[in-house]
Context: one part of a larger RNA
RNA sequence: GGACAAACGCUGGCGGCGUGCAUAAAACAUGCAAGUCGAACGAACCAAAGCCCGCAAGGGCUGAGGUGAGUGGCGAACGGCUGAGUAACACGUAGGUGACCUGCCCCGAAGUGGGGGACAACUCGUCGAAAGACGAGCUAAUACCGCAUGUGAUCACUGAUUCACUUCAGUGCUCAAAGUCGCAAGACGCUUUGGGAGGGGCCUGCGGCCGAUUAGCUAGUUGGUGGGGUAAUGGCCUACCAAGGCUGCGAUCGGUAGUUGGUCUGAGAGGAUGACCAGCCAGACUGGGACUGAGACACGGCCCAGACUCCUACGGGAGGCAGCAGUUAGGAAUUUUGUGCAAUGGGGGAAACCCUGACACAGCCACGCCGCGUGCGGGAUGAAGGCCUUCGGGUCGUAAACCGCUUUUCUCGAGGAAGACACCCGACGGUACUCGAGGAAUAAGCAACGGCUAACUACGUGCCAGCAGCCGCGGUAAUACGUAGGUUGCGAGCGUUGUCC
Numbered sequence: 001g002g003a004c005a006a007a008c009g010c011u012g013g014c015g016g017c018g019u020g021c022a023u024a025a026a027a028c029a030u031g032c033a034a035g036u037c038g039a040a041c042g043a044a045c046c047a048a049a050g051c052c053c054g055c056a057a058g059g060g061c062u063g064a065g066g067u068g069a070g071u072g073g074c075g076a077a078c079g080g081c082u083g084a085g086u087a088a089c090a091c092g093u094a095g096g097u098g099a100c101c102u103g104c105c106c107c108g109a110a111g112u113g114g115g116g117g118a119c120a121a122c123u124c125g126u127c128g129a130a131a132g133a134c135g136a137g138c139u140a141a142u143a144c145c146g147c148a149u150g151u152g153a154u155c156a157c158u159g160a161u162u163c164a165c166u167u168c169a170g171u172g173c174u175c176a177a178a179g180u181c182g183c184a185a186g187a188c189g190c191u192u193u194g195g196g197a198g199g200g201g202c203c204u205g206c207g208g209c210c211g212a213u214u215a216g217c218u219a220g221u222u223g224g225u226g227g228g229g230u231a232a233u234g235g236c237c238u239a240c241c242a243a244g245g246c247u248g249c250g251a252u253c254g255g256u257a258g259u260u261g262g263u264c265u266g267a268g269a270g271g272a273u274g275a276c277c278a279g280c281c282a283g284a285c286u287g288g289g290a291c292u293g294a295g296a297c298a299c300g301g302c303c304c305a306g307a308c309u310c311c312u313a314c315g316g317g318a319g320g321c322a323g324c325a326g327u328u329a330g331g332a333a334u335u336u337u338g339u340g341c342a343a344u345g346g347g348g349g350a351a352a353c354c355c356u357g358a359c360a361c362a363g364c365c366a367c368g369c370c371g372c373g374u375g376c377g378g379g380a381u382g383a384a385g386g387c388c389u390u391c392g393g394g395u396c397g398u399a400a401a402c403c404g405c406u407u408u409u410c411u412c413g414a415g416g417a418a419g420a421c422a423c424c425c426g427a428c429g430g431u432a433c434u435c436g437a438g439g440a441a442u443a444a445g446c447a448a449c450g451g452c453u454a455a456c457u458a459c460g461u462g463c464c465a466g467c468a469g470c471c472g473c474g475g476u477a478a479u480a481c482g483u484a485g486g487u488u489g490c491g492a493g494c495g496u497u498g499u500c501c
Base pairs, nucleotide, nucleotide: 001501002500003499004498006497007496008495009494010493013372014371015370016369017368018367020364021330026328027327028326030325031324032323035074036073037072040071041070044067045066046065050061051060052059053058081283082282083281091207092206093205094204095203096202097201098163100200101199102198105196106195107194108193109192110191111190112189113147115145116144122137123136124135125134126133127132152175153174155172156171157170158169159168160167179188180187181186209255210254211253216246217245218244221243222242223241224240225239226238227237228236258280259279260278261277262273263272264271265270285306286305287304288303289302308319309318310317311316336362338361339360340359344358345356346355347354348353375405376404377403378402385396386395387394388393410438411437412436413435414434415433419428445490446489447488448487449486450471451470452469456485457484458483459482460481466473467472
């Protein structure tokens, strides 16, 4: 000098765009953050029009449409947050998979026949303070289970073929399905299977911290065989067998740390760093476990244990903000319990649409970057006043007053968007912007002035009070302390502190 997710002191007009718990991965009141589908299903409730009875009030039947607990489907494994752990194939990069998986989506082939038995809801009963639970009975389905068919697929065997269970042929066993809407055409589905796209699992080479005041480490340890397990390789697990494996090119141990693209600095080499944004990884009160599922060992799912908090009728229960706001605590320090689904994107649905604290916006903070303004021109007898003075004057200083002008900003009034890719739909927002009116009006500070280092005098103080980055100032004329005038620097900021280069 540059930089900062900064903080502190003094000061503070506006706008645009960004950023905003770095500390306690501490604890959390309250609200919201993941639902949706009635065109999968059976009840229940509301109910238009219509019909019947009735003079009427009203009642009954049917029932378009709607509500929504339950069964069922898809989603909830995404999106959002955090960086505790991790020195590791976690990440980066380049490969391998002849050892693998893949819901929804796209392309292709074939099929969708005929049956059965239940369980919720509901009704009745019982227990419980509650959370909830139990028993009996009834019922539907795209829920569940057989049978048939077998394009095809898995498996076994045989033959041929191949570097290869690689491909082909044959035989045998086994394995499917679901309907809904529509007058219909058909649409959306369903089943088996081949390919693709996108996504993932696993393996490998190389690369990136510190310590030797850590020198030896290792028993599923290293390898083999059989078996198990997995989508899949593998000591991943197990039985047996062998005695191996790693290490001075630093094993093991200890400390520290998410990682990369990047960011800061620097002429570069390098050094430092990993906020925001993007990719990957890991975690979800702490530890462990599996279930469901195409996908989890699952933040707002389940089970067990633990700590903590809450409710309780003391028998027993409930909870998990490292989602968005917000609270307490800690701290030098970090925001609103806002608006909207209008856009983009996501989930569900045939759609209408519903949900979406993702997101879009608004609010707060000079926290940062950038831009603008606080007026412009004229104006000397150089007014008054301040300060200095050798008392002549000098200086603040064209500065002010005064005259003329302008209106960026500001205030008021009027109009008023784009963003909406058919139509409709705009939170932002009566915002941006445009026009008109008014009036210099609404707007300047901070630090320094001994040298380094741009900028000097007076008074006060008297080694005191104090200053200070270094050298050093202050003990009676201090350009170094304090105040004032002046000056210098930067300017809605300026200084100080901290950290990095």
A computed fold for a 501-nucleotide part of an RNA from Chloroflexi bacterium UBA4669, annotated as small-subunit ribosomal RNA, 5' domain. Rfam family: Bacterial small subunit ribosomal RNA. Gene Ontology terms of the family: structural constituent of ribosome and ribosome. Its mean pLDDT, the model's own confidence on a scale to 100, is 87.